[in-house]
The part of an RNA shown here (small-subunit ribosomal RNA, central domain) has 351 nucleotides and comes from an uncultured bacterium. It matches the Rfam family "Bacterial small subunit ribosomal RNA". The RNAcentral record of the full RNA draws on ENA and SILVA.

Context: one part of a larger RNA
RNA sequence: UUGGGCGUAAAGCGAGCGCACGCCGUUAGAUAAGUCUGAAGUUAAAGGCUGGGGCUAAACCAAGGUCCGCUUUGGAACCUGUUAACUUGAGUGCAAGAGGGGGAGAGGGGAAAUUCAUGUGAAGGGGGAAAAUGCGAAGAUAUUUGGGGGAACACCGGUGGGCGAAAGCGGCUCUUUGGUUUGUAAACUGGCGCUGAGGCUCGAAAGCGUGGGGAGCAAACAGGAUUAGAUACCUGGGUAGUCCACGCCGUAAACGAUGAGAGCUAGGUGUUAGACCCUUUCCGGGGUUUAGUGCCGCAGUUAACGCAUUAAGCACUCCGCCUGGGGAGUACGACCGCAAGGUUGAAACUC
Numbered sequence: 001u002u003g004g005g006c007g008u009a010a011a012g013c014g015a016g017c018g019c020a021c022g023c024c025g026u027u028a029g030a031u032a033a034g035u036c037u038g039a040a041g042u043u044a045a046a047g048g049c050u051g052g053g054g055c056u057a058a059a060c061c062a063a064g065g066u067c068c069g070c071u072u073u074g075g076a077a078c079c080u081g082u083u084a085a086c087u088u089g090a091g092u093g094c095a096a097g098a099g100g101g102g103g104a105g106a107g108g109g110g111a112a113a114u115u116c117a118u119g120u121g122a123a124g125g126g127g128g129a130a131a132a133u134g135c136g137a138a139g140a141u142a143u144u145u146g147g148g149g150g151a152a153c154a155c156c157g158g159u160g161g162g163c164g165a166a167a168g169c170g171g172c173u174c175u176u177u178g179g180u181u182u183g184u185a186a187a188c189u190g191g192c193g194c195u196g197a198g199g200c201u202c203g204a205a206a207g208c209g210u211g212g213g214g215a216g217c218a219a220a221c222a223g224g225a226u227u228a229g230a231u232a233c234c235u236g237g238g239u240a241g242u243c244c245a246c247g248c249c250g251u252a253a254a255c256g257a258u259g260a261g262a263g264c265u266a267g268g269u270g271u272u273a274g275a276c277c278c279u280u281u282c283c284g285g286g287g288u289u290u291a292g293u294g295c296c297g298c299a300g301u302u303a304a305c306g307c308a309u310u311a312a313g314c315a316c317u318c319c320g321c322c323u324g325g326g327g328a329g330u331a332c333g334a335c336c337g338c339a340a341g342g343u344u345g346a347a348a349c350u351c
Base pairs, nucleotide, nucleotide: 003323004322005321006320007305008304012319014202015201016200017199022194023193025086026085027084028083030082031081033080034079035076036075037074038073039072040071041070042069048066049065050064053061054060089192090189091188092187093184094183095182096181097180102177103176104175105174106173107172109153114148115147116146117145119143120142124135162169163168207248208247209246210245211244212243216242217241221237223235224234259318260317261316263314264313267296268295269294270293271292272291273290274289275288276287277286278285279284300307301306324351325350326349333344334343335342336341
């Protein structure tokens, strides 16, 4: 490589956009480039392969067939290509809807903790299994009133409810902006689609650079305990950081450990957002259906666990990846990065 695979055994890129490549709906006619097929020519001999044969067998030997393909010519017309049309795929319009979706913002809000000032007050308070360090007559803790500043938004809130490609998104108002769902007998375009190597963009937390900010929390750090020891768990402190702006980093058990797309294949029961029909005085009830999101479960599948119309079932298209454990996601090289490091990624040796 072939083959077989990728939820948990090795294996789905963290996610999207997208050039090239690959693949691609229905109908009709034509063509005959691809495709299939007949014939002819050529493909030196030897060699190879093959059905038989000859040396007692084999090696060996001779005769036969075959030999990728190329050229010419005749034919077939399902499929691919080329042409035309179509509307189911895709998109647009029109009419409704839901939503913590994003960004740029901008504005103002209350609760709590903390801190400052103030009044009252008086000796403890705090902490813990028990304590101690630390705080407190320079008046703490508690309580009243007022002020400051920062961060996060209780209840609603959901037993899996919503939005987003993923990361992620939760107080309120306003501006701006993206996606999505439903309905459409009758609107429009008419295959415009899918995937996607490279490429580009986004990408939690931590970390880095510059400048701000700093209430609480809190790596590091130094105290108090515990202990044989205690570089920990517990406790009193506490700096980076956490927050903001701009710029980098580009990784996570970035998980559904499950790539994307469209098709087919029993049901039952919740829930979210719609539409339609029936019924009801109202509240409501019943049914059908679309898009999500859960649970249970048949066939099927699986090594089992389990999955099961949100498939891990049945088939298709495209991409990524795997090929015994360790060595090792290491070394070297290259590219990227301010650095930390990241991406790509072996071998010897060993079991």